[in-house]
Context: one part of a larger RNA
RNA sequence: AUUGAACGCUGGCGGCAUGCUUAAUACAUGCAAGUCGAACGGUAACAGGUUCUUCGGAAUGCUGACGAGUGGCGGACGGGUGAGUAAUGCAUAGGAAUCUGCCCAUGUAGUGGGGGAUAACUUGGGGAAACUCAAGCUAAUACCGCAUCAAGCUAAUACCGCAUAAUUCCUACGGGAGAAAGAGGGCCUAUACUUGUAAGCUCUUGCUAUUGGAUGAGCCUAUGUCGGAUUAGUUAGUUGGUGAGGUAAUGGCUUACCAAGACUACAAUCCGUAGCUGGUUUGAGAGGAUGAUCAGCCACACUGGGACUGAGACACGGCCCAGACUCCUACGGGAGGCAGCAGUAGGGAGUAUUGGACAAUGGGCGCAAGCCUGAUCCAGCAAUGCCGCGUGUGUGAAGAAGGCCUGCGGGUUGUAAAGCACUUUCAGUAAGGAGGAAAUCUUGCAGGUUAAUAGCCUGCGAGCUUGACGUUACUUACAGAAGAAGCACCGGCUAACUCCGUGCCAGCAGCCGCGGUAAUACGGAGGGUGCAAGCGUUAAUC
Numbered sequence: 001a002u003u004g005a006a007c008g009c010u011g012g013c014g015g016c017a018u019g020c021u022u023a024a025u026a027c028a029u030g031c032a033a034g035u036c037g038a039a040c041g042g043u044a045a046c047a048g049g050u051u052c053u054u055c056g057g058a059a060u061g062c063u064g065a066c067g068a069g070u071g072g073c074g075g076a077c078g079g080g081u082g083a084g085u086a087a088u089g090c091a092u093a094g095g096a097a098u099c100u101g102c103c104c105a106u107g108u109a110g111u112g113g114g115g116g117a118u119a120a121c122u123u124g125g126g127g128a129a130a131c132u133c134a135a136g137c138u139a140a141u142a143c144c145g146c147a148u149c150a151a152g153c154u155a156a157u158a159c160c161g162c163a164u165a166a167u168u169c170c171u172a173c174g175g176g177a178g179a180a181a182g183a184g185g186g187c188c189u190a191u192a193c194u195u196g197u198a199a200g201c202u203c204u205u206g207c208u209a210u211u212g213g214a215u216g217a218g219c220c221u222a223u224g225u226c227g228g229a230u231u232a233g234u235u236a237g238u239u240g241g242u243g244a245g246g247u248a249a250u251g252g253c254u255u256a257c258c259a260a261g262a263c264u265a266c267a268a269u270c271c272g273u274a275g276c277u278g279g280u281u282u283g284a285g286a287g288g289a290u291g292a293u294c295a296g297c298c299a300c301a302c303u304g305g306g307a308c309u310g311a312g313a314c315a316c317g318g319c320c321c322a323g324a325c326u327c328c329u330a331c332g333g334g335a336g337g338c339a340g341c342a343g344u345a346g347g348g349a350g351u352a353u354u355g356g357a358c359a360a361u362g363g364g365c366g367c368a369a370g371c372c373u374g375a376u377c378c379a380g381c382a383a384u385g386c387c388g389c390g391u392g393u394g395u396g397a398a399g400a401a402g403g404c405c406u407g408c409g410g411g412u413u414g415u416a417a418a419g420c421a422c423u424u425u426c427a428g429u430a431a432g433g434a435g436g437a438a439a440u441c442u443u444g445c446a447g448g449u450u451a452a453u454a455g456c457c458u459g460c461g462a463g464c465u466u467g468a469c470g471u472u473a474c475u476u477a478c479a480g481a482a483g484a485a486g487c488a489c490c491g492g493c494u495a496a497c498u499c500c501g502u503g504c505c506a507g508c509a510g511c512c513g514c515g516g517u518a519a520u521a522c523g524g525a526g527g528g529u530g531c532a533a534g535c536g537u538u539a540a541u542c
Stems, first nucleotide, its partner, number of pairs: 001541003005538005012389006018382002020347001025345003029342003034073003039070002042066002046064003049060004080300003089225007098217002103213003107210005112146001114144002121136006151167001168177003182205006191198003226272003233263003238260008275297004279290004302323005325336004353379001355378003361375001362373004392422004402413004426483001428478005436469001441463009486531005491512003497526005507514002
């Protein structure tokens, strides 16, 4: 000088930060990932409409909407933790053998024609429950064929040009096989029935194949990356080659065969410890210590293992198996995973609310309105830290009283108080009051698209709104010095001295040391010194 600190005494206000460093211990309860009816069959609830009515009600998905279900996208982000990991990590600099949903391009080419199911639902059955079985019905942007359509590669892992043939899967060796999906808005200009709709036209958005980009991710190499030699040898898929397999992709990644290699005193292997970095802290620097908050990367999600789905996971709030633990049970069987946000128990010197809001920023879904969001923004608690402000100002000598000391004259506390004259920050009470709000939506105009003055898109204006914080910041008024100072130290180091008590006792102490009858060192008092809403002590680092 510093701290994610703790303890003791004390404690007025505000701003900005920070807050389980220990048990990666166990967790009650609530919430933390949903959304889309403009994909679909539909209608459990709510509201409205229509029809019938015996006026009690009943029927009807017709409309707004929408429980459960099919389907799509998202649950691989965001949030947490640091157990493991000394290198499959991280940091820096390079590389080639790769993939990439959503997004971008006034990219390119298409989007034709069919089929069979299944949940929901109904009926029946089993089970205590979790749940589950059978039969029957039905839809799709769910699933499956058909048609049309494609792309890359080439013996050197280099480059250029030309030509031909082949490729991936199945095969009876003749050949055969591989994409797609629709939905919504508007309109009748020519066609049909002439009501308005259908075909149709048009716009928007999807879908399929493909090219390039962007972003993200996987892989490889070099260098650096703690301590121990009282750890000196280690290694058989081990090191390399060939064939095959596997992967998005290179590769002993896997496998068969062949060879006998590979690493190591420039420290292999083994043991211990540890997430790494930007940074933080200290120091003049070199260096040392450290890796909370914030940011990047990695790893993990009760313990161990495994794959599925998917553009992406071997997946915190998904699945399966095993294990430990907890809970329910009708004993047959089931359920669970806070290292998400709060909160509880435990551990500990020690670390906060079972709060508000999606108003802003961002994310998911959706055409949108919007819904969800313990991310986030805020509030609450804590002097935990940093910074700022206040606890009054001026005057006031009878140098009051009281205290303390005294050589008894006085000295000191001390302009300190009282008194007098002022001020009102902050807190208090009352009133006013920004900014954080941009949008969305409605409407007008212009432009584009179009057959169209619909509709849709873009731009410009106008209008109505949207604030958790919030009794906001800030401003004004009111009253009255009114509500607001402590802590440590005073032998030397080290700023600050006297008296009383005690008598090697009681005690102090960072070091030297002090105390055995005149203790500036113990305890108290008066006085003083230093910091100050803090001050000391302890711990830790330089």
Model confidence (mean pLDDT): 82 of 100. Predicted 3D model of a 542-nucleotide part of an RNA (small-subunit ribosomal RNA, 5' domain) from an uncultured prokaryote. Rfam family: Bacterial small subunit ribosomal RNA.